About this RNA
A computed fold for a 73-nucleotide RNA from Lambia antarctica, annotated as transfer RNA. The organism belongs to Lambia, within Eukaryota. Rfam family: tRNA. About the family: Transfer RNA (tRNA) molecules are approximately 80 nucleotides in length.

[in-house]
């Protein structure tokens, strides 16, 4: 130069045929305890990497762009 994955909540990661975004750990409050770990219940957090197209409806389909890995010359 060509090319492959990949990118969702603070971290790791699901998300089926395109149809309200979810888990696990972590955070916050609450019980409980002398207290602290544990447990138990509730809560909160998200521009789906960016821009743009297709569609009645994209996180999913396209098209460029970013960044990282990784193959080839």
């Nucleotide at each position: 130069a060509g090319g492959u994955u990949u990118a969702u909540a603070a971290c790791u990661c699901a998300g089926u045929u395109g149809g309200u975004a979810g888990a696990g750990u972590g955070g916050u409050u609450g019980c409980c305890u002398u207290a602290c770990a544990a447990g138990c219940a509730a809560u909160a957090a998200g521009u789906c990497a960016a821009c743009g197209g297709u569609u009645c409806g994209a996180g999913u389909c396209c098209g460029u762009u970013u960044a990282a890995a990784c193959c080839u010359a």